Predicted 3D model of a 1517-nucleotide RNA (small-subunit ribosomal RNA) from a metagenome. Its Rfam family is "Bacterial small subunit ribosomal RNA". Model confidence (mean pLDDT): 82 of 100. The RNAcentral record of the sequence draws on SILVA.
């Protein structure tokens, strides 16, 4: 650092998924040790139990213990610098520390600033002070009450508790004075005046006095009051900063300010009173979601992104609302009151809690610990101290939760054991792995030693200062010394024992490292994405073997990365998502040349602050990491200050190029009014004239004898402007077309005269804005949604026709969309040409115009460069380089949609999601396929022409039936006279019935026996059971013994199998097609994929050949090589042959080699010659010679591929199935069935014919288990016979149609011959089922054949007959022969089917493709919806807890004061209760958000397999 997935493959856009890192994790499986961290993410749900804040006797009273005195033995005194429990008073503490994150979007937080507006206990470090009174109370003691919890009185006392008084260096408050601060009604100094406020002792030494004890005095410690300053902590305040949502656009009446006043430590609408109308908001106010902020943490190259466990800092908040007391400090977690909810306890009458402190419990949850130990260190209250307290904390228990280390052994060891698995059976693998021998000793177990963390404090003993009068005593400071571990008998050493106790988890198709066997058969199962599984599954289970990572490994969840898929850094918009429909202009961005000045932004230095921690770097220390400990960088920020002054920006001058004014022209369907004009359609009337007329693919409905279309005249009315008119012209866009007159915008081209940046671009706002709709009112000629009628069709609400209303047209209003498109927002710059055309100048030439040249500006087009771009393709009119500003996209579908807001008279716009599906939707482009697209060509494709099939019998296959079986394959073309060149048994694979199991067949082993031939019994035969004869080759060592071969038995390896799969396969065939095609290589092009070549003109039967060519060459195919046939020529002459001699009944014989013929070789034909077209080509027409002419006919001979075509039943064959059977043997039936359909032949309907006689020419074959002559029989098949023949020698063998004569005369006939019915022959073990043939007899259908289809182009078709394979025997099938022996072809418009090119394409399983909606059904999320039912807020009212403030006649009231005098009276103060102000929770009403639930009811989405049609894709009909 990327990878996978959209396609037949490409290259893009695009989404989705993996690979990496990480957690307070949680689940599966598995699990040795240790350290070091972590450890309710959910119910801020409820909580039993314990415990988490005390502490001081050196403030105080009273007791308790000890100890001591007295004592009357009840009691009472003293003393306790080491008794002391629970209480009380009193300080101080409890405001820390501990938890939680509900609330909060600012009254927080995090940074920097301010306080001239403030406050601070405890500490520190200064100044001054600590004087002199009084009166309570708690505690106790006692009394009532109460279940209790408590309560209430009564008597008694202490203080560092209270209270009053003096006194003031600082303090405070007001008043003058007179400085400074930039100003100031402020602040702070100087000088001055008045006035005002304070305290508490305590604890030790000593000293006087008089013993003691009280007291004074002094020392000291420690408190206390003021006061200043410091430290550290707080309070307000302002500046910046850090979420979503506009489907939240206005909010505010204490609201925004002033002045007065109250409160507060302090400012302030904080409160109140009056006064004024403000203040705030698109820079997002109010409102609603959600959220404790931060250092930090995770990821990440960085920017950013997600987060805020542990550790810190701040903050909120402690059952839930309110409330305030005290107090330096709270509106207080383990204080109070009060009201709501819950829990508990009660004697019902009243009480009592609040684990979001640490343990625990229940609950919830995928889920998160002990009701441990210690104050040993750290640290925090209290105390002078000891010391106490301390669930903060050290520790130690659970949990592999994390993050780090260790280890489950190390060496050797090859018979490569053994067993496992594969296996091509040879052998591979697991594997030096193991066993085996030989060690170690981390870890275990047992023994033994045994830490560090500890420093104090205090105490004793010493030294040193210091206070002092002091060697007492006290403070400090220090040295020795003693004393203090929870963890923990742990870490850690040491010894002894023993490889003994210690490896699993995922994963092996790709992505991703790692492969086989077996089961399973679209089922089970599997998936992260693509997928995967239908009998050979690296993908599902296991198994063996691999990787991986490891005391873990996987799986889920999250969060970053990859993601440049929100793009600052760093994307985009013609067609892929994405320019707003235009334009005018607000806010706002952004802006020309020049000069001055400032210094907001910029830039550079200095300073401050950025907490520790974190993250780096260095360095230590644990054996090393990992925890950890110092330091340094760092922290990208802010604050201030000093300076620059180039740019941005402000200021004041300037200019003239951007903008605009102005002056002359010009072009124009630019816009609004009014008026005028012909043509034409319809209408209305007159005429003229008759049978239709109109429309259509063809009709019909329509129209006409009541007079239509047509033809003429004359007239209404609307609407529209032919010709000109053009890729012309003009407007911003939408738009705009007859002609005149008026009214009126903008452009352009000259001139340069004036202005002096006045420009540009525009959220939001305005205005305009096709058709087609709506309101009103004219108006209506054709036209024409709706609508009705005829047509067409399966159906036809489409479409065509006849009609037809709205509309359409105008005047006004309204609507605001459109493929409103160049699918391409404005503007300005700048960057090769070429060539049209529109409008306006300039030159040269000419006498002028015109006209051509050749410029300039300004529009509108076509081509192209370089750049751009995924490709197209744009290309000065940019989709190129750049600047500015505005719109806008972020997978596809749901969605141009729902709510909800604006708008609108309404259809309806306009802005505009979510739940859900889904893994691809898309662009361009390429190479096939297709197209009821196109071009070009070819083929008995068509046409032209000849016979046929489709009707008839019969003959043969099929399919249905049907049977016990009627074995089976084959299925348009390319199955159906196929496999079959020949099913009476056999064949035979199929039925029944009858037997066999080493088997009918093959290989090895034993045992006996030669083989082998013959008889007889059962039986249908396989077979079974008896019996006779007979022994044979070969070698040796020859009584014998072995082998070879054959036959019997037997055991087991195995044998069979026409069982299955032809979609698991070889060979083999069959079509496409004897069609001209299919590729390759190096170059060259394109990002590719591909292209080119293999293609344009010609040519061919041909990709056959030329030529031209970014191609050049090659291959397989085509051609030709081969073989049959035509001509002639050599050779050969036998069984063929006879011209000419001889000869015979006869090529019968001599002879002959000439012919014929036969079979070897060979020649010929090449577009090779002429001529004429064509490119001086290929080539094409035509001629000549020539047996034969242009591939002379005819065969063989099928390219890359394509049909998962056809054969496992020709054969090989992998798998799988059977094995007393699906094998084998045997009889017998069956494959021949028969209401029927279909294909392929035969044979006819008759006279070009039939019957009868008589004659004449073939070719090719076959033949010894054969073929069979002569001669004979029988009407005849045939029979008898048997010559000859192993074949040019014999024979089959008579060719038949022709031709010659004759009869039949158009009928079911002398036609046809099915059918039957008797009688034969022949083959064969055997013709019943079920062979061919004869014979005589019998004589059906059929009188040329419906729609519809086939074959054939010359020796063809037609037609005649002859052979021959297969069989025993059986041909109308098949394969060949020859005989007679034609017609036609104008040509390619149409059908069919091929090649080629060019087009479109939403196909690539490739058009039998793809695919849309409706409606059925199953399930899913949503939206509406009469209500209902919650839950959050708001306005009004009601009524008011607790509390604080005010007010308070009356009622209590110690110290204070005042009378008055010894009872008390007033007054201040205080308190109780009342009151009123305010106020939670509540009630009552009324809005507003938001949710659940809802009959019914919309549409979406998605399943399978339906119905309906046939909308898109090709011109998609």
């Nucleotide at each position: 650092a990327g990878a996978g997935u959209u396609u037949g493959a490409u290259c893009c856009u695009g989404g989705c998924u993996c690979a990496g890192a990480a957690c307070g994790a949680a689940c599966g499986u598995u699990g040795g040790c240790g350290g070091c961290g972590c450890g309710c993410u959910u119910a801020a749900c409820a909580c039993a139990u314990g415990u988490a804040a005390g502490u001081c006797g050196u403030g105080u009273g009273a007791g308790u213990g000890g100890u001591u005195g007295u004592u009357u033995u009840g009691g009472u005194g003293g003393u306790u610098u080491a008794u002391u429990a629970g209480a009380g008073u009193g300080g101080u503490g409890a405001a820390u520390g501990g938890g939680u994150g509900a609330g909060u979007a600012a009254u927080a937080c995090g940074u920097g600033a301010g306080u001239u507006a403030c406050c601070u206990a405890u500490c520190u470090c200064g100044g001054u002070g600590u004087u002199c009174g009084g009166g309570a109370u708690a505690g106790u003691u006692u009394u009532u009450u109460g279940a209790a919890a408590g309560a209430a009185g009564u008597g008694u006392u202490a203080g560092u508790a209270c209270c009053g008084g003096a006194u003031a260096c600082g303090c405070c408050u007001c008043g003058a004075u007179u400085g400074a601060u930039a100003a100031a009604u402020a602040u702070u100094g100087u000088u001055u005046g008045a006035g005002g406020g304070a305290a508490a002792g305590g604890g030790u030494g000593u000293u006087u006095u008089u013993g003691u004890a009280u007291a004074u005095g002094u020392a000291u410690u420690u408190g206390c009051a003021u006061u200043g300053a410091g430290a550290g902590g707080g309070g307000c305040u302002c500046g910046c900063g850090g979420c979503c949502c506009a489907u939240u656009a206005g909010g505010u009446a204490g609201u925004u300010g002033g002045u007065g006043a109250g409160g507060u430590a302090a400012u302030g609408g904080c409160u109140c009173a009056c006064c004024a109308a403000g203040u705030u908001a698109u820079u997002g106010a109010u409102g609603g979601g959600u959220a404790g902020c931060u250092g930090g943490u995770c990821u990440g190259a960085g920017a950013g992104g997600a987060u805020g466990a542990u550790c810190a800092g701040c903050u909120a908040c402690a059952u839930u609302g309110g409330c305030a007391c005290u107090g330096a400090g709270a509106c207080a977690c383990g204080g109070g009151c009060u009201a709501g909810a819950u829990u508990c306890c009660u004697a019902u009458g009243g009480g009592a809690g609040g684990u979001a402190g640490u343990a625990g419990u229940g609950g919830g949850g995928a889920a998160u610990u002990u009701u441990g130990u210690g104050u040993a260190g750290u640290g925090g209250g209290c105390g002078a101290a000891a010391g106490c307290c301390u669930g903060a904390u050290g520790c130690a228990g659970c949990g592999a939760c994390g993050c780090c280390g260790c280890g489950u052994g190390a060496g050797u060891g090859a018979a490569g054991a053994a067993g496992g698995c594969c296996u091509u059976c040879g052998g591979g693998u697991c594997g030096u792995a193991a066993a085996g021998c030989u060690c170690u000793g981390u870890u275990g177990a047992g023994g033994g030693g045994g830490a560090a963390g500890a420093a104090u404090c205090g105490c004793g003993c010493g030294u040193g200062g210091u206070c002092u009068a002091a060697u007492a005593g006290g403070c400090c400071a220090u040295g020795c010394g003693u004393u203090u571990g929870a963890u923990g008998g742990u870490a850690c050493c040491c010894c002894u024992c023993g490889a003994g106790g210690a490896a699993g988890c995922a994963c092996c198709g790709g992505c991703u490292a790692a492969c086989u066997c077996c089961g399973u058969g679209c089922c089970a199962g599997u998936a992260g994405u693509u997928g995967u599984g239908g009998u050979a599954g690296u993908a599902u289970g296991g198994a063996g073997g691999g990787u991986g990572c490891a005391a873990a490994c996987g799986u889920u969840g999250u969060u970053c990365g990859g993601a440049a898929u929100c793009a600052c850094u760093g994307g985009g918009c013609g067609u892929a998502a994405a320019g707003g429909g235009c334009a005018c202009g607000u806010a706002g961005g952004c802006g020309g040349c020049u000069a001055u000045g400032u210094a907001a932004g910029u830039c550079a230095g200095g300073u401050g602050u950025g907490a520790a921690g974190u993250u780096c770097c260095u360095c230590g220390g644990u054996u090393u990491a990992g925890u950890u400990g110092a330091g340094g960088a760092a922290c990208u920020g802010u604050g201030u200050u000093u300076g620059a002054a180039a740019u941005u920006a402000c200021u004041u001058g300037g200019c003239u190029u951007g903008a605009g004014u102005c002056c002359g022209g010009u072009a124009g369907a630019g816009g609004g009014a009014a008026g005028c004009g012909g043509a034409g359609u319809u209408c209305c009337u007159g005429g003229u004239g008759u049978a239709g007329a109109g429309g259509u693919g063809a009709g019909g409905u329509u129209u006409g004898u009541a007079g239509a279309u047509a033809u003429u005249a004359g007239g209404a009315g609307g609407a529209g402007u032919a010709c000109c008119c053009g890729a012309g012209g003009u407007g911003a866009a939408g738009g705009u077309g007859g002609c005149u007159u008026c009214c009126u915008g903008g452009g352009c081209c000259g001139g340069u005269a004036u202005u002096g940046a006045c420009g540009u671009u525009g959220a939001u706002g305005u205005g305009c804005g096709a058709a087609a709709g709506c309101g009103u009112g004219g108006g209506g000629a054709g036209u024409a949604g709706a609508c009705a009628g005829g047509a067409u069709u399966a159906g036809a609400u489409g479409u065509u026709u006849u009609g037809g209303u709205a509309g359409u047209u105008u005047g006004u209003g309204u609507u605001g969309u459109a493929g409103a498109c160049g699918a391409u927002g404005u503007u300005c710059a700048c960057u090769a040409g070429g060539u049209g055309u529109c409008g306006c100048g300039g030159g040269u030439a000419u006498u002028u115009a015109g006209u051509c040249c050749u410029u300039g500006c300004g529009g509108u087009g076509c081509c192209g460069g370089a750049g751009c771009u995924a490709a197209u393709g744009c290309g000065a009119u940019a989709a190129g380089u750049g600047a500015a500003c505005c719109g806008c996209c972020u997978g596809g579908g749901g969605a141009u949609u729902a709510c909800g807001g604006c708008c609108g008279c309404a259809g309806g716009g306009u802005u505009a999601g979510a739940g859900u599906u889904u893994a691809a939707a898309g662009g361009a482009a390429u190479u096939g396929a297709c197209g009821g697209g196109g071009g070009c060509c070819c083929g008995c494709a068509c046409a032209a022409g000849c016979g046929g099939u489709g009707g008839a019998g019969u003959a043969u296959g099929u399919g249905g039936u049907u049977u016990a079986g009627u074995u089976u394959g084959a299925a348009g073309c390319a199955g159906u006279g196929u496999g079959u060149a020949g099913a009476a048994c056999u064949u035979u694979a199929c039925c029944u019935g009858g037997g066999u199991u080493u088997g009918a067949c093959a290989u090895c082993c034993c045992u006996g026996g030669a083989a082998c031939a013959c008889c007889c019994u059962g039986g249908a035969a396989a077979u079974a059971g008896g019996g006779u004869g007979g022994u044979g080759c070969c070698u040796c060592u020859u009584u014998g013994a072995g082998g070879a071969g054959c036959c019997a038995g037997g055991a087991g390896a195995u044998a069979g199998g026409u069982g299955u799969u032809g979609c698991a396969u070889g060979g083999c065939u069959g079509u496409c097609g004897u069609c001209a095609g299919c590729u390759c290589g190096u170059g060259u092009u394109g990002u590719g994929a591909g292209a080119u070549g293999u293609c344009g003109g010609g040519u061919u039967g041909a990709g056959u050949u030329u030529u031209g060519u970014a191609a050049c060459g090659a291959g397989c195919g085509u051609a030709a090589c081969c073989c049959c046939u035509g001509u002639c020529c050599c050779u050969a002459g036998u069984u063929g042959u006879c011209a000419g001699c001889a000869u015979u009944a006869g090529g019968u014989u001599g002879g002959g080699g000439a012919u014929u013929u036969u079979a070897g070789g060979g020649a010929g034909a090449c577009u090779g010659c002429c001529c004429c077209g064509g490119u001086g080509a290929a080539u094409g027409g035509g001629g000549a010679g020539g047996a034969a002419g242009g591939u002379g006919g005819g065969g063989a001979c099928g390219a890359c591929g394509u049909u998962a075509a056809g054969u496992c039943c020709u054969c090989a064959u992998g798998g799988u199935u059977u094995u007393u059977a699906u094998g084998c043997c045997c009889a017998g039936g069956g494959u021949u069935a028969c209401a029927c359909a279909c294909g392929u032949a035969c044979u006819a309907c008759a006279a070009u014919g039939g019957g009868c006689g008589g004659u004449a020419u073939a070719g090719a074959g076959g033949g010894u288990u054969g073929u069979g002559a002569a001669u004979u029989u029988g009407u005849g098949a045939g029979g008898g016979g048997g010559a000859g023949u192993u074949a040019g020698u014999u024979u089959u063998a008579g060719a038949g149609a022709g031709c010659c004569g004759u009869c039949c005369u158009c009928a079911g006939u002398u036609c046809g011959g099915a059918u039957a019915g008797g009688a034969g022959u022949c083959u064969g073990c055997a013709a019943c089922u079920c062979g061919a043939c004869u014979c005589c007899u019998u004589g059906a259908a059929g009188u040329c054949g419906g729609a519809a289809u086939u074959g054939c182009u010359a020796g063809u078709a037609a037609u005649c007959g002859c052979g021959g394979a297969u069989u025993a025997g059986u041909a109308u099938g098949c394969c060949g022969c020859g005989g007679u022996g034609a017609a036609u072809a104008u040509g390619u418009u149409u059908u069919u089917g091929g090649g080629u090119u060019u087009u479109g394409u939403a196909u690539a399983u490739a058009u039998u493709g793809c695919c849309c909606g409706u409606c059925a059904u199953a399930u899913u999320a949503u939206g509406g919806g009469a209500g209902u039912u919650g839950u959050c807020u708001g306005g009004a009212c009601c009524a008011g807890a607790a509390g604080u403030c005010g007010c308070c006649g009356g009622c209590c009231u110690a110290a204070u004061u005042u009378g008055u005098u010894u009872g008390u009276g007033g007054g201040a103060u205080g308190g109780a209760a009342g009151u009123g102000u305010u106020g939670a929770a509540g009630g009552u009403u009324u809005g507003g958000g938001u949710g659940g639930c809802g009959a019914c009811u919309g549409g979406g989405g998605u399943g399978a397999a339906g119905u309906u049609g046939a909308a898109a894709u090709a011109g998609g009909g």